[in-house]
Context: one part of a larger RNA
Molecule: large-subunit ribosomal RNA, domain II
Organism: Trichocoleus sp. FACHB-262
RNA sequence: GCCGGCGACUUAUAGGCAGUGGCAGAUUAAGGCGAGAAUGCCGAAGUCAAAGCGAAAGCGAGUCUGAAAAGGGCGAAUAAGUCACUGUUUAUAGACCCGAACCCGGGUGAUCUAACCAUGUCCAGGAUGAAGCUUGGGUAACACCAAGUGGAGGUCCGAACCGACCGAUGUUGAAAAAUCGGCGGAUGAGGUGUGGUUAGGGGUGAAAUGCCAAUCGAACCCGGAGCUAGCUGGUUCUCCCCGAAAUGUGUUGAGGCGCAGCGGUAACGAUUAUAGGCGGGGGGUAAAGCACUGUUUCGGUGCGGGCUGCGAGAGCGGUACCAAAUCGAGACAAACUCAGAAUACCCGUUGAACACGUUGCCAGUGAGACAGUGGGGGAUAAGCUCCAUUGUCGAAAGGGAAACAGCCCAGACCACCAGCUAAGGCCCCCAAAUUGUCACUAAGUGAUAAAGGAGGUGGAAUUGCCGAGACAACCAGGAGGUUUGCCUAGAAGCAGCCAUCCUUAAAAGAGUGCGUAAUAGCUCACUGGUCAAGCGAUUCUGCGCCGAAAAUGAACGGGGCUAAGUGACAUGCCGAAGCUGUGGGAUUAAUAAAUUAAUCGGUAGGGGAGCGUUCCGUAGUAGUGAGAAGUACUAGCGAGAGCAGGUAUGGACGAAGCGGAAGUGAGAAUGUCGGC
Numbered sequence: 001g002c003c004g005g006c007g008a009c010u011u012a013u014a015g016g017c018a019g020u021g022g023c024a025g026a027u028u029a030a031g032g033c034g035a036g037a038a039u040g041c042c043g044a045a046g047u048c049a050a051a052g053c054g055a056a057a058g059c060g061a062g063u064c065u066g067a068a069a070a071g072g073g074c075g076a077a078u079a080a081g082u083c084a085c086u087g088u089u090u091a092u093a094g095a096c097c098c099g100a101a102c103c104c105g106g107g108u109g110a111u112c113u114a115a116c117c118a119u120g121u122c123c124a125g126g127a128u129g130a131a132g133c134u135u136g137g138g139u140a141a142c143a144c145c146a147a148g149u150g151g152a153g154g155u156c157c158g159a160a161c162c163g164a165c166c167g168a169u170g171u172u173g174a175a176a177a178a179u180c181g182g183c184g185g186a187u188g189a190g191g192u193g194u195g196g197u198u199a200g201g202g203g204u205g206a207a208a209u210g211c212c213a214a215u216c217g218a219a220c221c222c223g224g225a226g227c228u229a230g231c232u233g234g235u236u237c238u239c240c241c242c243g244a245a246a247u248g249u250g251u252u253g254a255g256g257c258g259c260a261g262c263g264g265u266a267a268c269g270a271u272u273a274u275a276g277g278c279g280g281g282g283g284g285u286a287a288a289g290c291a292c293u294g295u296u297u298c299g300g301u302g303c304g305g306g307c308u309g310c311g312a313g314a315g316c317g318g319u320a321c322c323a324a325a326u327c328g329a330g331a332c333a334a335a336c337u338c339a340g341a342a343u344a345c346c347c348g349u350u351g352a353a354c355a356c357g358u359u360g361c362c363a364g365u366g367a368g369a370c371a372g373u374g375g376g377g378g379a380u381a382a383g384c385u386c387c388a389u390u391g392u393c394g395a396a397a398g399g400g401a402a403a404c405a406g407c408c409c410a411g412a413c414c415a416c417c418a419g420c421u422a423a424g425g426c427c428c429c430c431a432a433a434u435u436g437u438c439a440c441u442a443a444g445u446g447a448u449a450a451a452g453g454a455g456g457u458g459g460a461a462u463u464g465c466c467g468a469g470a471c472a473a474c475c476a477g478g479a480g481g482u483u484u485g486c487c488u489a490g491a492a493g494c495a496g497c498c499a500u501c502c503u504u505a506a507a508a509g510a511g512u513g514c515g516u517a518a519u520a521g522c523u524c525a526c527u528g529g530u531c532a533a534g535c536g537a538u539u540c541u542g543c544g545c546c547g548a549a550a551a552u553g554a555a556c557g558g559g560g561c562u563a564a565g566u567g568a569c570a571u572g573c574c575g576a577a578g579c580u581g582u583g584g585g586a587u588u589a590a591u592a593a594a595u596u597a598a599u600c601g602g603u604a605g606g607g608g609a610g611c612g613u614u615c616c617g618u619a620g621u622a623g624u625g626a627g628a629a630g631u632a633c634u635a636g637c638g639a640g641a642g643c644a645g646g647u648a649u650g651g652a653c654g655a656a657g658c659g660g661a662a663g664u665g666a667g668a669a670u671g672u673c674g675g676c
Stems, first nucleotide, its partner, number of pairs: 001676006011093013025048003031042003052059002062074004096234002099231001103224006114198009123188001125157003128153001132149006161185003165182005200216001202212003209218001237610006247260005261365002263362007276350006288337002293333003297329005304322002306319005368393010398409003413584004418580003424574003427559003433571001435570006446561001452546002456543010473530005479503003485497002509524001513522002585600006611665001613662006623653001630649005636643002
C1' cells in the first nucleotide's frame, strides 16, 4: 500500500414544542393486594388546570400605584385542560467518536549516573634535580661561593589506566554514540574494586538546568481519569420538496458565543406585500459655478510700507519696489454653493407575472472570492486593503473565451440517430461562406507598450507660386567702391563688435555654408537661358514604421493566411443540458372527475417518504435431504436503496406478510486487528 473484519449522535431523568390516543376537569406517587416483568386491582398524599393583581398585609373581575371616582401598569371580558405514548429539541450526566501537553494522590527506583562514607587496590620506563646535609673556599663571626650528596614537585617525556581536541568512516551502523588515524592527563583536586548513604514540591551538582536505570525546566508506575480541548481529523443506505450565510451589534471578543438579519416547517391573516405603469414629494450628489468661505494668475486704480531727494524739524517731493481694498479678465475646492440633474428613496393609486405579514418550533451562517461602477488607504502600485452598489462563483452543470471557480451566453426532472436560436463562429485541425459589395493595410501589422522620431501610404481642408513659363535638373552670371569701420600678429563676405550704405546692372547679402595663418578656392541667396505642367507650405484624420533587451525553444491554440488581416454594409448557415417537438416521471394548485397549468441545479441546513441488517412475537408456522441458510455466476422487475427467478456449489435449517426492539448500513479518522 491493497484486501477482509471491527469502528462514531446512545441511555437515564426533567422541561419546551408537534403529532397520536384516553377522559372532560385530568392524573395517581410511594406503598399495598396478587403465583406474577398482567395495557390487573387498590392507593387523593401530591401535581397541573379552573382568577387575577400587589413586595406584602390584602382585596378580587379586578388589582397595584396614588390625595384621587384621574391617568397609567398587569389582568378579566376573548372561551379547556390534563394524563400517557411517539418524534424532535434543550438541560444534567463522559453525552457523536478518537486525540493532548499538564495538575494532583499513593507508591517504586542511586546495580546507570552525581556527591559523600568505610575498606582495599593500581600507576612500565626515562628526565629534571628544591630544601637539607657533607667537604672545600670565604668571614672577626655570620653571610656568601663551589663541588659533592640528597631526592622535593597538583615538575617534564611517555606505556598501562583515565579522558575525548581534530578529521574520516559509519548514519535501515558491527554499535540507540562506535571504529580508524592523530590528541590531553598520566604521584594526583589521580584511577579503580567491594560494601553503604542521600528520592522527585526531593536528591546530587569544581554549575552544563547537568545527572538521578537509553526517560529530566522537574524520574518512573498505578490511580483521580472517559481530566479538559471555544482546536484538528473522522462520522456508514435511498428517493422527493424547499434552500441559506460569510452582514449589523455586544462580547477578556476577534478562527468562539448571544441577539438581530437571511433558510425550513406548521398554523393563522387583512386584498396585505412586490416588478412595472401613472400621479405627488423632499433633497444638495454628478456635472457646473464663484454669489459666500478659502485658494489663485494677469492688468487698472493704489490704503499702507520699502528705497530715495530736499529740509533743523514739521513736512514737501520722486519711485521701472512690495502691496491692502476695489474694478476688469481667467482659474481651483471632501470638510465652498447663487443655482442644480440622472438614478435612488418616500407617499397615493393601479397592478395578479408571485409573493407578503404575525406567531410557535428546528436550524445553519457570522474566514467570503473575483468582476463592473462610486469612493477611502496605498504610489490615481498589487491576484493589495477598507466601504457602498450590482452580478457571478460560493452552492451551477452546459456553450464560448486554446487550456482558465468569479468574464460572455445560458440556469441541467428523464429519454430521443427531430427542429430553432444565444454568446461565439463559418480555409484545414473543427460543425458552418475559400459568401457578396466598397475601401484600407504591405508591416506577417494582424500577438502587449510610452514619451519621442520619420518625404510610409489613403482621405479632408486652408493657403502660396505657375504658358507674362512655376518646381527640379543642366548652361551662364553671382560684380564695383571694399581688405567698409572697429578689434587684432592677421580679421580680406564667413573669430568677435558696430553699422549694414552707395554704384553698375537681367541679377548679385558689407554675405548661406565649406575652406585659408590671413588671402585664395568651392558654394548659396539673387538673375538670364534650356526644358514644358503642374509645384510648394500648413492643419485635421484612417491604417501602418521605428522606439521594442532575459534568462531550456514557444505570447495568432496549431497548420497556415496578403486575406483566412482591418473598417463599413448585406444575405445565409453552424452553434448549448436555452426554446420548441414527441413520449415518460414527480411536486404544487385548481376542478366533482377526466384533465389543465405552473414548477422540479443545489453546499450548510430544514421537512417528507421509503429500502435493507440482527433479534423478538405470529412461529414447535409456510417451506425444506425430490436439498434450508450461505457462496459463485446470471439476459427479469423497480425512480432508487433494493427485490425476485434460474444454474452450480453447499449439506440443515428456515422465510414472506403483519407488528415490535435495536450493539442497524463505511471509503477515508498518520483509525484498529488480521492477511498478502